The RNA shown here (SAM riboswitch aptamer (S box leader)) has 111 nucleotides and comes from Mucilaginibacter lappiensis. Its mean pLDDT, the model's own confidence on a scale to 100, is 75. The sequence is in RNAcentral, with records from Ribocentre. Taxonomically the source falls in Mucilaginibacter (Bacteria, Pseudomonadati, Bacteroidota, Sphingobacteriia).
RNA sequence: UGCUUAUAGAGAAAGGCGGAGGGAUUAGACCCUGCGAUGUCUUAGCAACCUGUACUAUACAAGGUGCUACAUUCUACUCAACAACACACAACACGUUGGGAAAGAUAAGCG
Numbered sequence: 001u002g003c004u005u006a007u008a009g010a011g012a013a014a015g016g017c018g019g020a021g022g023g024a025u026u027a028g029a030c031c032c033u034g035c036g037a038u039g040u041c042u043u044a045g046c047a048a049c050c051u052g053u054a055c056u057a058u059a060c061a062a063g064g065u066g067c068u069a070c071a072u073u074c075u076a077c078u079c080a081a082c083a084a085c086a087c088a089c090a091a092c093a094c095g096u097u098g099g100g101a102a103a104g105a106u107a108a109g110c111g
Stems, first nucleotide, its partner, number of pairs: 001111007013043005021032003026076004044068003048065003051061004072103001077100006
C1' cells in the first nucleotide's frame, strides 16, 4: 500500500514538551481551542477484534492491534414516504423522516 470479511451499542485521563489551529478529505453547518487545543512522550486506564482461561447466550485476563471530547457530528450521491408551494398536466429544485451507496476508521485474513 491493495483485496476480502466483520463491526461501529458501550467504555476509558493525568502530567511533561510544544505553541496554533483542530474535529480524515472538499464546501457549508455545528463543535473544541492561548483557562493551551491538534500533535508528541511518560504513566494510568478501557476492552472492540485477535489470543488465553473457565461448566461457553457469558465472564475474566490484558499478551498483539486498537482506543481514552462531543460523534463515523450533520448535509452533499441514490431510493422510498410525507408535507408545502406552483401548475392545464408532469418534471426539476427546496423541506422532514427512513433505507442504501460512496468515502473514511478499526480488527482479522490474504497478497